[in-house]
RNA sequence: AGCGGGGCGGUCGCGGCUCGCCUGCGGGCGGGUCGAGGAAAGUCCGAGCUCCACAGGGCGAACUGCCAGGUAACACCUGGGCGUCGAGAGGCGACGGAAAGGGCCACAGAAAACAAACCGCCCACCCACGUGGGUAAGGGUGAAAUGGUGGGGUAAGAGCCCACCGCACGGCUGGUAACAGGCGUGGCACGGCAACCCCCAGUUGGAGCAAUGCCAAAUAGGCAGCGAGGUUCGGCCCGAACCGUCAGAGCUGCGGGUAGGCCGCUCGAGGUAGCGGGCGACCGCUACCCCAGAUAGAUGACCGCCCGGGCGCUCACGCGUCCGAACAGGACUCGGCUUACGGCUCCAC
RNA sequence: GGGCCGUUAGCUCAAUUGGCAGAGCAAGGGACUCUUAAUCCCUAGGUUGGAGGUUCGAUUCCUCCACGGCUCACCA
Numbered sequence: 001a002g003c004g005g006g007g008c009g010g011u012c013g014c015g016g017c018u019c020g021c022c023u024g025c026g027g028g029c030g031g032g033u034c035g036a037g038g039a040a041a042g043u044c045c046g047a048g049c050u051c052c053a054c055a056g057g058g059c060g061a062a063c064u065g066c067c068a069g070g071u072a073a074c075a076c077c078u079g080g081g082c083g084u085c086g087a088g089a090g091g092c093g094a095c096g097g098a099a100a101g102g103g104c105c106a107c108a109g110a111a112a113a114c115a116a117a118c119c120g121c122c123c124a125c126c127c128a129c130g131u132g133g134g135u136a137a138g139g140g141u142g143a144a145a146u147g148g149u150g151g152g153g154u155a156a157g158a159g160c161c162c163a164c165c166g167c168a169c170g171g172c173u174g175g176u177a178a179c180a181g182g183c184g185u186g187g188c189a190c191g192g193c194a195a196c197c198c199c200c201a202g203u204u205g206g207a208g209c210a211a212u213g214c215c216a217a218a219u220a221g222g223c224a225g226c227g228a229g230g231u232u233c234g235g236c237c238c239g240a241a242c243c244g245u246c247a248g249a250g251c252u253g254c255g256g257g258u259a260g261g262c263c264g265c266u267c268g269a270g271g272u273a274g275c276g277g278g279c280g281a282c283c284g285c286u287a288c289c290c291c292a293g294a295u296a297g298a299u300g301a302c303c304g305c306c307c308g309g310g311c312g313c314u315c316a317c318g319c320g321u322c323c324g325a326a327c328a329g330g331a332c333u334c335g336g337c338u339u340a341c342g343g344c345u346c347c348a349c
Numbered sequence: 350g351g352g353c354c355g356u357u358a359g360c361u362c363a364a365u366u367g368g369c370a371g372a373g374c375a376a377g378g379g380a381c382u383c384u385u386a387a388u389c390c391c392u393a394g395g396u397u398g399g400a401g402g403u404u405c406g407a408u409u410c411c412u413c414c415a416c417g418g419c420u421c422a423c424c425a
Stems, first nucleotide, its partner, number of pairs: 001345003006306007014035009037327001041338002044336005049208004056238004061204005066080005081095001082093004096199002101197002103193003118139002120135006147165006166188001167186004172181003213262003222254005229243004270289008307324007350424002352419005359374004368405001376392005398414005
């Protein structure tokens, strides 16, 4: 990476469709054909489809986050960049911004960020204890301590100065871009956290097939309480429109009714093969194929031969016996991700 | 089927700008009492459902699982 209740034939049984026959129209019998998965799962993303909403203004909320491409779309995939781990093949990465602002950084430590001197070092005063000043090189604390190494320099030190590395800024070259390389300038500008708020860029109306529509059945305009607002308006506010204010909208509680059928429903961003384009994800053309639609939910059991495996006997050929396993099962449909999984096969390092 | 919520001591629940996981009841021991109950004092008891990630540090933030709950009291 692929396969995943082995293959062929037969008997009985189950669900759908279709054909024929019978029928007392409820259905029955017979033939043909199709009948679970790589995850059908979790419901974590993205869509299709359906209904509802959608004059306008403001404030919010959620999600995504290197670049390019693929795609209906995506938080997915492919290729690339950068970072990181590894000896390597390769693996992994929520990978925008910390000089816009707010907040936090427990304990320890002198100091946790416009600062700061505990020990040490140096200078001055002093007999000394000590006092004042300089110093971030060294010690110590911590997850984290104000660029690193080396040299010069100095009272001791320090980008104070120099070389290299790092960093910032500005051109240049290569690249679609992320970015990389190199040149020049600047001694260097105050750390971490944005899976804290936030800023920047971008996206987003809500609900879900128990959606939705139709037929049938049932029906209540029931009782009690609260009651001036409610609806459009499915984040909130403004605004507008409509409805209602005792002939009372709406809310709450009690009581009661129905819960059957059809549509949606399976032909689809579909599958297989060949050719072509592309490093690849993927795309195009042609040909062929139709591949579950149940509604408490249909796939099971047995027999024969072959194949494969385990065990025993055998020098071997072979014989006997047992087994066909794991995770798991559709419920509107796709594309992904994630999780579960006995065993077998292939490829590469 | 779809949708939503929860999991912290034996039980019921707390824990907020992330910084030593607590309370009540229950359990064990002691005091009081003739004894028990009540009351008072003390004690033990935790993988914060599991695994991974962010962070110096996770009950708390993020991701993936497990288990449980909510069905005219979420949707017919």